Notes:
A computed fold for a 427-nucleotide RNA from a Phycisphaerae bacterium, annotated as Bacterial RNase P class A. Rfam family: Bacterial RNase P class A. Rfam describes the family as follows. Ribonuclease P (RNase P) is a ubiquitous endoribonuclease, found in archaea, bacteria and eukarya as well as chloroplasts and mitochondria. Rfam classes the family as a ribozyme. The organism belongs to Phycisphaerae, within Bacteria. The gene name in the source record is rnpB.
RNA sequence: CGAGCGGGCAAUGCGGCCGCUCGGUCCGAAAGGGCCGGGAGGAAAGUCCGAACUCCAUAGGGCACGGUGGUGGCUAACGGCCACCGGGCGAAAGCCCUGUAGUAGAGAGUAUCUCUCACUACAGGGCCCAAGCCCAGGGAAAGUGCAACAGAGAGCAGACCGCCGAUGGCCCUCCGUCGUCCCGGCUUGCCGGGACUAUGGCGGGCACAGGCAAGGGUGAAACGGUGCGGUAAGAGCGCACCGCCCUCGUGGUGACACGGGGGGCACGGCAAACCCCACCGGGAGCAAGGCCAAAUAGGGGACGAUGGUGCGGCCCGCACCGCUCGAGUCCCGGGUUGGCCGCUUGAGUCCUCCGGCAACGGGGGACCCAGAUAAAUGGCCGCGGCCCUUCGGGGCAACAGGAUUCGGCUUACGUCCCGCUCGCCGG
Repeated sequence: CGAGCGGGCAAUGCGGCCGCUCGGUCCGAAAGGGCCGGGAGGAAAGUCCGAACUCCAUAGGGCACGGUGGUGGCUAACGGCCACCGGGCGAAAGCCCUGUAGUAGAGAGUAUCUCUCACUACAGGGCCCAAGCCCAGGGAAAGUGCAACAGAGAGCAGACCGCCGAUGGCCCUCCGUCGUCCCGGCUUGCCGGGACUAUGGCGGGCACAGGCAAGGGUGAAACGGUGCGGUAAGAGCGCACCGCCCUCGUGGUGACACGGGGGGCACGGCAAACCCCACCGGGAGCAAGGCCAAAUAGGGGACGAUGGUGCGGCCCGCACCGCUCGAGUCCCGGGUUGGCCGCUUGAGUCCUCCGGCAACGGGGGACCCAGAUAAAUGGCCGCGGCCCUUCGGGGCAACAGGAUUCGGCUUACGUCCCGCUCGCCGG
RNA backbone atom coordinates (compact mmCIF):
# COMPACT_ATOMS: atom_id res chain seq x y z
C1' C A 1 0.00 0.00 0.00
C1' G A 2 -3.84 -3.62 -1.19
C1' A A 3 -7.54 -7.48 0.08
C1' G A 4 -10.60 -9.87 3.74
C1' C A 5 -12.84 -10.29 8.69
C1' G A 6 -14.67 -8.27 13.52
C1' G A 7 -16.19 -3.89 16.29
C1' G A 8 -17.45 1.47 16.80
C1' C A 9 -19.16 6.53 15.43
C1' A A 10 -22.73 7.34 12.06
C1' A A 11 -26.02 7.61 7.80
C1' U A 12 -24.88 15.65 7.51
C1' G A 13 -27.09 20.73 10.76
C1' C A 14 -29.68 25.51 9.97
C1' G A 15 -32.12 28.86 6.58
C1' G A 16 -34.42 30.22 1.82
C1' C A 17 -36.91 29.05 -3.02
C1' C A 18 -39.59 25.69 -6.35
C1' G A 19 -42.36 21.01 -6.67
C1' C A 20 -45.47 16.63 -4.45
C1' U A 21 -48.80 15.50 -0.58
C1' C A 22 -51.95 15.42 4.14
C1' G A 23 -54.46 18.26 8.03
C1' G A 24 -56.54 22.99 9.79
C1' U A 25 -58.48 27.67 8.38
C1' C A 26 -60.13 31.59 4.97
C1' C A 27 -62.01 33.02 -0.06
C1' G A 28 -64.97 30.89 -3.97
C1' A A 29 -71.25 28.39 -6.77
C1' A A 30 -67.55 25.01 -8.37
C1' A A 31 -62.85 24.12 -10.35
C1' G A 32 -59.29 25.98 -7.63
C1' G A 33 -56.42 29.46 -4.73
C1' G A 34 -54.14 32.09 -0.13
C1' C A 35 -52.09 31.38 4.86
C1' C A 36 -50.31 28.08 8.92
C1' G A 37 -48.48 23.30 10.37
C1' G A 38 -46.74 18.03 9.41
C1' G A 39 -44.33 14.53 5.97
C1' A A 40 -39.64 7.35 6.42
C1' G A 41 -35.22 4.03 8.73
C1' G A 42 -31.23 2.17 11.51
C1' A A 43 -32.43 -1.34 9.58
C1' A A 44 -38.99 1.06 7.70
C1' A A 45 -36.48 -5.44 5.42
C1' G A 46 -36.92 -11.03 6.71
C1' U A 47 -41.79 -12.11 9.15
C1' C A 48 -37.94 -15.69 13.04
C1' C A 49 -39.51 -14.99 18.47
C1' G A 50 -42.53 -12.27 22.18
C1' A A 51 -46.61 -8.90 23.19
C1' A A 52 -50.58 -5.05 22.80
C1' C A 53 -55.32 -4.81 20.34
C1' U A 54 -59.74 -7.42 17.93
C1' C A 55 -63.11 -11.51 17.13
C1' C A 56 -64.41 -16.53 18.20
C1' A A 57 -67.40 -19.79 25.29
C1' U A 58 -65.75 -15.91 29.85
C1' A A 59 -60.96 -19.13 26.58
C1' G A 60 -63.37 -24.34 29.89
C1' G A 61 -61.35 -30.01 31.15
C1' G A 62 -58.43 -34.17 29.21
C1' C A 63 -55.32 -36.46 25.51
C1' A A 64 -52.19 -35.53 21.59
C1' C A 65 -48.80 -31.99 19.61
C1' G A 66 -45.33 -27.96 19.75
C1' G A 67 -41.73 -24.81 22.25
C1' U A 68 -38.03 -23.62 26.04
C1' G A 69 -33.88 -25.83 29.14
C1' G A 70 -26.95 -23.97 34.10
C1' U A 71 -28.16 -20.10 38.25
C1' G A 72 -29.88 -15.35 39.87
C1' G A 73 -31.96 -10.96 38.06
C1' C A 74 -34.44 -7.42 34.32
C1' U A 75 -38.95 -7.10 31.51
C1' A A 76 -45.84 -6.33 29.86
C1' A A 77 -43.66 -10.71 27.66
C1' C A 78 -39.86 -13.45 25.11
C1' G A 79 -36.23 -18.37 22.24
C1' G A 80 -34.43 -11.23 24.28
C1' C A 81 -30.97 -8.56 27.68
C1' C A 82 -27.52 -8.20 32.17
C1' A A 83 -24.50 -10.40 35.94
C1' C A 84 -22.59 -14.88 37.62
C1' C A 85 -21.53 -20.40 37.50
C1' G A 86 -19.75 -24.68 34.86
C1' G A 87 -17.21 -26.87 30.51
C1' G A 88 -13.62 -26.48 26.09
C1' C A 89 -9.21 -24.07 23.70
C1' G A 90 -5.44 -21.38 25.92
C1' A A 91 0.60 -17.78 26.97
C1' A A 92 4.13 -16.69 30.61
C1' A A 93 5.40 -18.13 35.42
C1' G A 94 5.09 -22.25 38.83
C1' C A 95 5.05 -27.60 40.06
C1' C A 96 6.11 -32.79 38.61
C1' C A 97 8.61 -36.42 35.45
C1' U A 98 12.19 -38.25 31.70
C1' G A 99 16.77 -37.75 28.85
C1' U A 100 21.66 -35.46 27.97
C1' A A 101 25.71 -32.55 29.83
C1' G A 102 28.14 -30.29 33.98
C1' U A 103 29.53 -29.21 39.37
C1' A A 104 34.53 -26.63 43.73
C1' G A 105 28.37 -29.95 46.91
C1' A A 106 26.99 -34.48 50.35
C1' G A 107 27.38 -39.80 51.13
C1' A A 108 29.15 -44.93 49.96
C1' G A 109 32.63 -48.28 47.68
C1' U A 110 36.81 -52.89 45.34
C1' A A 111 39.46 -45.13 45.47
C1' U A 112 41.94 -40.26 40.57
C1' C A 113 37.17 -44.03 38.69
C1' U A 114 32.05 -45.87 39.68
C1' C A 115 27.24 -45.44 42.04
C1' U A 116 23.32 -42.79 44.82
C1' C A 117 21.38 -38.05 46.30
C1' A A 118 21.36 -32.76 45.57
C1' C A 119 22.02 -28.48 42.40
C1' U A 120 22.65 -25.98 37.51
C1' A A 121 21.91 -25.71 32.11
C1' C A 122 19.49 -27.49 27.70
C1' A A 123 15.71 -30.56 25.25
C1' G A 124 11.07 -33.22 25.57
C1' G A 125 6.43 -34.62 28.07
C1' G A 126 2.55 -33.80 31.73
C1' C A 127 -0.33 -30.92 35.44
C1' C A 128 -2.30 -26.26 36.70
C1' C A 129 -3.92 -22.03 33.92
C1' A A 130 -4.74 -15.24 33.16
C1' A A 131 -6.79 -12.33 29.36
C1' G A 132 -9.53 -13.43 25.22
C1' C A 133 -12.75 -16.53 22.24
C1' C A 134 -16.45 -20.55 21.93
C1' C A 135 -20.75 -23.74 24.21
C1' A A 136 -29.20 -25.95 21.91
C1' G A 137 -25.22 -25.90 28.93
C1' G A 138 -31.80 -30.34 32.40
C1' G A 139 -31.56 -36.06 32.77
C1' A A 140 -27.26 -41.47 29.75
C1' A A 141 -26.47 -46.05 37.55
C1' A A 142 -35.74 -45.60 34.39
C1' G A 143 -36.33 -48.04 29.75
C1' U A 144 -35.83 -48.68 24.27
C1' G A 145 -32.40 -47.66 20.51
C1' C A 146 -27.96 -45.97 17.37
C1' A A 147 -22.59 -45.90 16.06
C1' A A 148 -21.33 -45.57 8.54
C1' C A 149 -16.19 -46.47 6.88
C1' A A 150 -11.75 -48.28 8.80
C1' G A 151 -10.20 -51.78 12.34
C1' A A 152 -8.21 -57.86 15.58
C1' G A 153 -11.88 -55.61 18.61
C1' A A 154 -17.49 -50.60 19.17
C1' G A 155 -19.91 -52.25 24.85
C1' C A 156 -20.31 -56.68 30.59
C1' A A 157 -14.90 -55.59 23.64
C1' G A 158 -10.51 -57.45 21.41
C1' A A 159 -5.30 -59.66 19.80
C1' C A 160 -3.37 -57.87 13.41
C1' C A 161 1.83 -56.31 14.10
C1' G A 162 4.27 -56.65 18.65
C1' C A 163 6.30 -58.12 23.91
C1' C A 164 7.05 -62.52 26.85
C1' G A 165 7.26 -67.63 26.90
C1' A A 166 8.30 -67.41 34.14
C1' U A 167 4.97 -72.37 33.96
C1' G A 168 4.02 -76.70 30.68
C1' G A 169 5.84 -78.88 25.80
C1' C A 170 9.76 -80.04 22.00
C1' C A 171 15.17 -79.91 20.49
C1' C A 172 20.64 -79.45 21.70
C1' U A 173 25.33 -79.40 24.83
C1' C A 174 27.23 -80.63 29.54
C1' C A 175 26.71 -82.90 34.45
C1' G A 176 24.66 -86.77 37.00
C1' U A 177 21.27 -90.49 40.69
C1' C A 178 18.80 -95.44 40.39
C1' G A 179 19.68 -99.15 36.97
C1' U A 180 22.13 -102.07 33.02
C1' C A 181 26.65 -103.54 30.72
C1' C A 182 32.15 -103.98 30.51
C1' C A 183 37.13 -104.38 32.99
C1' G A 184 40.01 -105.51 37.44
C1' G A 185 40.39 -107.44 42.52
C1' C A 186 39.00 -110.87 45.91
C1' U A 187 36.71 -112.31 51.61
C1' U A 188 31.59 -114.86 46.02
C1' G A 189 28.59 -110.80 46.84
C1' C A 190 31.02 -107.05 47.89
C1' C A 191 34.88 -103.21 46.53
C1' G A 192 37.37 -100.03 42.72
C1' G A 193 37.35 -98.05 37.68
C1' G A 194 34.83 -97.13 32.97
C1' A A 195 30.61 -96.69 29.24
C1' C A 196 25.37 -95.82 28.47
C1' U A 197 22.04 -93.32 31.43
C1' A A 198 15.01 -93.70 33.36
C1' U A 199 13.64 -89.83 36.90
C1' G A 200 16.66 -85.21 37.35
C1' G A 201 20.11 -80.50 37.29
C1' C A 202 23.01 -75.89 35.06
C1' G A 203 22.88 -73.61 30.35
C1' G A 204 21.24 -72.67 25.23
C1' G A 205 17.37 -72.78 21.44
C1' C A 206 12.05 -73.09 19.17
C1' A A 207 7.73 -69.92 19.61
C1' C A 208 3.77 -75.29 20.26
C1' A A 209 0.39 -74.63 24.49
C1' G A 210 -0.17 -70.35 26.90
C1' G A 211 0.47 -65.27 29.24
C1' C A 212 0.10 -59.69 28.23
C1' A A 213 -2.31 -55.33 26.71
C1' A A 214 3.04 -51.58 27.51
C1' G A 215 4.26 -49.94 22.28
C1' G A 216 2.64 -49.73 16.88
C1' G A 217 -1.73 -49.50 13.83
C1' U A 218 -7.60 -48.28 12.87
C1' G A 219 -11.23 -44.85 14.26
C1' A A 220 -15.24 -39.34 16.00
C1' A A 221 -14.72 -42.70 20.09
C1' A A 222 -10.56 -48.48 22.16
C1' C A 223 -12.73 -49.71 29.18
C1' G A 224 -8.75 -43.26 33.66
C1' G A 225 -3.77 -39.96 32.49
C1' U A 226 1.72 -39.05 33.47
C1' G A 227 5.82 -41.23 35.90
C1' C A 228 8.41 -44.57 39.13
C1' G A 229 8.54 -49.32 41.24
C1' G A 230 7.40 -54.14 39.94
C1' U A 231 7.36 -58.35 36.42
C1' A A 232 9.09 -63.61 32.17
C1' A A 233 6.58 -59.73 29.68
C1' G A 234 2.88 -56.77 31.49
C1' A A 235 -1.16 -54.67 34.11
C1' G A 236 -4.17 -49.72 39.63
C1' C A 237 -0.56 -55.08 40.49
C1' G A 238 1.80 -51.34 44.29
C1' C A 239 3.02 -46.07 45.00
C1' A A 240 3.21 -40.32 43.97
C1' C A 241 0.55 -36.40 41.56
C1' C A 242 -3.82 -35.31 38.58
C1' G A 243 -8.76 -37.07 37.41
C1' C A 244 -13.21 -40.03 39.16
C1' C A 245 -16.84 -42.09 42.85
C1' C A 246 -18.91 -42.12 47.98
C1' U A 247 -19.39 -39.36 52.42
C1' C A 248 -19.00 -35.28 56.03
C1' G A 249 -18.22 -30.13 57.01
C1' U A 250 -17.86 -24.84 55.67
C1' G A 251 -19.21 -20.67 52.39
C1' G A 252 -22.91 -18.85 48.79
C1' U A 253 -30.18 -16.79 47.59
C1' G A 254 -28.42 -20.21 43.87
C1' A A 255 -25.83 -22.62 39.77
C1' C A 256 -21.59 -24.14 42.53
C1' A A 257 -16.89 -23.65 45.14
C1' C A 258 -13.35 -25.02 48.95
C1' G A 259 -11.65 -28.38 52.66
C1' G A 260 -11.48 -33.24 55.70
C1' G A 261 -12.16 -38.58 55.50
C1' G A 262 -12.88 -43.15 52.72
C1' G A 263 -12.54 -46.18 47.99
C1' G A 264 -8.00 -48.63 43.11
C1' C A 265 -11.76 -47.07 39.89
C1' A A 266 -17.00 -49.46 38.97
C1' C A 267 -20.89 -46.24 36.09
C1' G A 268 -17.83 -45.07 27.95
C1' G A 269 -20.53 -41.70 23.87
C1' C A 270 -25.15 -39.88 21.53
C1' A A 271 -31.36 -37.07 24.23
C1' A A 272 -30.07 -31.03 17.25
C1' A A 273 -32.81 -40.48 18.57
C1' C A 274 -37.32 -42.07 20.99
C1' C A 275 -38.04 -41.07 25.90
C1' C A 276 -38.18 -38.94 31.20
C1' C A 277 -38.45 -34.29 34.22
C1' A A 278 -39.71 -29.01 34.95
C1' C A 279 -42.03 -24.75 32.89
C1' C A 280 -44.91 -22.43 28.89
C1' G A 281 -48.52 -22.62 24.87
C1' G A 282 -56.80 -22.28 22.88
C1' G A 283 -57.28 -20.47 17.56
C1' A A 284 -57.18 -16.72 13.85
C1' G A 285 -55.21 -12.27 12.56
C1' C A 286 -56.07 -4.79 10.97
C1' A A 287 -58.00 -8.49 4.42
C1' A A 288 -58.66 -8.62 12.78
C1' G A 289 -63.31 -6.32 13.84
C1' G A 290 -67.49 -2.56 13.81
C1' C A 291 -70.92 1.02 11.31
C1' C A 292 -73.39 3.32 6.95
C1' A A 293 -74.74 2.83 1.86
C1' A A 294 -75.50 -0.53 -2.24
C1' A A 295 -76.67 -5.53 -3.59
C1' U A 296 -78.95 -10.02 -2.10
C1' A A 297 -84.38 -10.47 -7.63
C1' G A 298 -89.14 -14.80 -8.20
C1' G A 299 -83.32 -18.30 -11.36
C1' G A 300 -81.52 -23.61 -12.36
C1' G A 301 -79.24 -28.33 -10.70
C1' A A 302 -77.05 -32.14 -7.17
C1' C A 303 -76.92 -33.48 -1.99
C1' G A 304 -78.63 -33.14 3.02
C1' A A 305 -79.91 -35.48 9.58
C1' U A 306 -76.27 -39.94 15.84
C1' G A 307 -76.65 -33.20 11.56
C1' G A 308 -74.34 -28.23 10.87
C1' U A 309 -71.60 -23.73 12.68
C1' G A 310 -68.19 -21.40 16.41
C1' C A 311 -63.76 -25.41 16.28
C1' G A 312 -58.49 -25.81 13.98
C1' G A 313 -55.53 -32.84 15.53
C1' C A 314 -59.16 -35.86 18.67
C1' C A 315 -62.70 -36.58 22.82
C1' C A 316 -65.76 -34.15 26.52
C1' G A 317 -68.26 -29.78 27.54
C1' C A 318 -70.73 -24.89 26.16
C1' A A 319 -73.62 -21.69 22.81
C1' C A 320 -76.58 -21.11 18.44
C1' C A 321 -79.28 -23.16 14.13
C1' G A 322 -81.92 -27.38 12.31
C1' C A 323 -84.32 -32.38 11.89
C1' U A 324 -87.84 -33.49 5.50
C1' C A 325 -93.13 -27.45 5.18
C1' G A 326 -85.50 -28.93 5.97
C1' A A 327 -80.43 -25.62 8.87
C1' G A 328 -76.59 -26.14 5.74
C1' U A 329 -72.94 -27.88 1.58
C1' C A 330 -71.36 -28.01 -3.68
C1' C A 331 -71.91 -26.54 -9.03
C1' C A 332 -73.98 -23.10 -12.86
C1' G A 333 -76.14 -18.23 -13.61
C1' G A 334 -77.13 -13.06 -11.85
C1' G A 335 -76.00 -8.69 -8.53
C1' U A 336 -72.63 -5.62 -5.37
C1' U A 337 -67.32 -4.70 -4.80
C1' G A 338 -68.31 2.70 -2.36
C1' G A 339 -67.55 5.45 2.28
C1' C A 340 -66.46 6.00 7.66
C1' C A 341 -64.32 4.09 12.21
C1' G A 342 -60.40 0.92 14.03
C1' C A 343 -55.65 4.74 12.92
C1' U A 344 -51.99 6.40 15.85
C1' U A 345 -50.90 9.87 22.93
C1' G A 346 -47.74 5.42 23.02
C1' A A 347 -44.56 -0.57 27.53
C1' G A 348 -43.89 7.33 23.32
C1' U A 349 -39.43 10.98 22.19
C1' C A 350 -35.65 14.34 24.23
C1' C A 351 -33.04 16.58 28.53
C1' U A 352 -31.79 15.98 33.59
C1' C A 353 -31.29 13.94 38.75
C1' C A 354 -31.33 9.54 41.92
C1' G A 355 -30.85 3.95 42.89
C1' G A 356 -28.33 -0.43 40.76
C1' C A 357 -21.77 -3.79 38.82
C1' A A 358 -25.20 -4.08 34.79
C1' A A 359 -29.65 -5.19 32.11
C1' C A 360 -33.03 -1.83 34.09
C1' G A 361 -36.07 0.99 37.52
C1' G A 362 -37.86 5.64 39.88
C1' G A 363 -38.51 11.22 40.11
C1' G A 364 -38.71 16.09 37.58
C1' G A 365 -39.09 19.13 33.09
C1' A A 366 -40.08 19.87 27.88
C1' C A 367 -42.48 18.06 23.36
C1' C A 368 -46.61 15.89 19.96
C1' C A 369 -43.37 13.72 15.68
C1' A A 370 -46.66 10.26 8.54
C1' G A 371 -51.53 7.99 9.25
C1' A A 372 -52.72 9.32 2.68
C1' U A 373 -55.48 1.98 0.26
C1' A A 374 -52.31 2.01 -5.09
C1' A A 375 -50.58 5.38 -1.91
C1' A A 376 -46.69 12.02 -1.37
C1' U A 377 -41.62 12.51 0.85
C1' G A 378 -37.94 15.30 -4.94
C1' G A 379 -34.64 19.26 -6.60
C1' C A 380 -31.81 23.96 -6.39
C1' C A 381 -29.15 27.85 -3.58
C1' G A 382 -26.57 30.05 0.77
C1' C A 383 -23.91 29.52 5.53
C1' G A 384 -21.80 25.83 8.72
C1' G A 385 -19.86 20.66 9.98
C1' C A 386 -17.05 16.25 8.44
C1' C A 387 -13.77 13.71 4.90
C1' C A 388 -10.26 13.75 0.69
C1' U A 389 -6.81 16.94 -1.93
C1' U A 390 -1.93 17.58 -6.85
C1' C A 391 -4.31 23.37 -2.48
C1' G A 392 -7.07 24.83 -8.05
C1' G A 393 -10.86 22.15 -5.91
C1' G A 394 -13.96 17.73 -5.03
C1' G A 395 -17.38 14.68 -2.07
C1' C A 396 -21.19 13.65 2.00
C1' A A 397 -21.91 7.97 -1.20
C1' A A 398 -23.94 2.42 0.60
C1' C A 399 -28.14 -0.70 2.10
C1' A A 400 -32.83 0.61 1.49
C1' G A 401 -38.19 2.88 1.98
C1' G A 402 -44.05 3.44 5.86
C1' A A 403 -49.37 0.63 5.26
C1' U A 404 -52.39 -1.50 13.11
C1' U A 405 -48.61 -0.67 16.85
C1' C A 406 -44.58 -1.90 20.13
C1' G A 407 -40.06 -5.06 22.42
C1' G A 408 -36.23 -8.18 20.44
C1' C A 409 -33.34 -11.25 17.07
C1' U A 410 -31.32 -11.90 12.26
C1' U A 411 -29.82 -10.20 7.59
C1' A A 412 -28.09 -5.91 4.07
C1' C A 413 -24.85 -1.58 4.16
C1' G A 414 -20.23 3.20 1.05
C1' U A 415 -16.76 6.86 3.72
C1' C A 416 -14.12 7.48 8.48
C1' C A 417 -11.83 5.36 13.23
C1' C A 418 -9.88 0.94 16.08
C1' G A 419 -8.23 -4.19 16.12
C1' C A 420 -6.84 -8.88 13.72
C1' U A 421 -5.30 -12.05 9.44
C1' C A 422 -3.07 -12.57 4.62
C1' G A 423 -0.28 -10.69 0.27
C1' C A 424 3.23 -7.21 -2.13
C1' C A 425 7.03 -3.30 -1.81
C1' G A 426 10.78 -0.61 1.01
C1' G A 427 14.07 0.06 5.43